[in-house]
RNA sequence: GUCAAGAAUAGAGGCUGCACCGCGAAUGAGUCGCACCCGGAUGAAAAGGGAGGGGUUUCCCAAUGCCGGAGUGUUAAAGGUCAAGGUGCCGAAGAGAGCGAAAAAACCCUUUUCGUAAUCUGGGGGAUCGGGUGAAGAAUCCGUCCACUGUCAUGGGAUACCCCAUGGAGUGCUAUUCGCCAA
Numbered sequence: 001g002u003c004a005a006g007a008a009u010a011g012a013g014g015c016u017g018c019a020c021c022g023c024g025a026a027u028g029a030g031u032c033g034c035a036c037c038c039g040g041a042u043g044a045a046a047a048g049g050g051a052g053g054g055g056u057u058u059c060c061c062a063a064u065g066c067c068g069g070a071g072u073g074u075u076a077a078a079g080g081u082c083a084a085g086g087u088g089c090c091g092a093a094g095a096g097a098g099c100g101a102a103a104a105a106a107c108c109c110u111u112u113u114c115g116u117a118a119u120c121u122g123g124g125g126g127a128u129c130g131g132g133u134g135a136a137g138a139a140u141c142c143g144u145c146c147a148c149u150g151u152c153a154u155g156g157g158a159u160a161c162c163c164c165a166u167g168g169a170g171u172g173c174u175a176u177u178c179g180c181c182a183a
Stems, first nucleotide, its partner, number of pairs: 006178006014090001017089005024082002033074004037069004048061003052110007093121003098116006122149002125146003129143005151168007
């Protein structure tokens, strides 16, 4: 000086970067529930109800009970959202087959939550597009498309800067140091 191939440290993408907390507020909702009223069924129970949903079995409930219904009165909560501000960061983070656990007991199917996880996504945005969750044209997640943006490689132009085209992916990129290889 260079650098195939390794390690460590520090950084950049953005003025809508990512995630978490967050006094309070709106929504949820005049909804669930409760009381009154009306009707019905059954007689210590296979009629009815219970446990995320369905099926089978079991167990439990009870007359001040059980089920259904229009109205009147009363009337929540949770998840999700916004939020001054704060915390941690740049695979930040998100999704996630499969597996495991839990949701009166057992079994079958399924759903939800949590954990783990192969694998995928550079990033944010838009679309009353499609799908999931959701009360919801909120929000969020996934897919598709559209441009934008950052980064590197290749090719071309410009010749301080930079521009154009094509393409790739974050186990990437930039800088420094160590180490290693070669000369």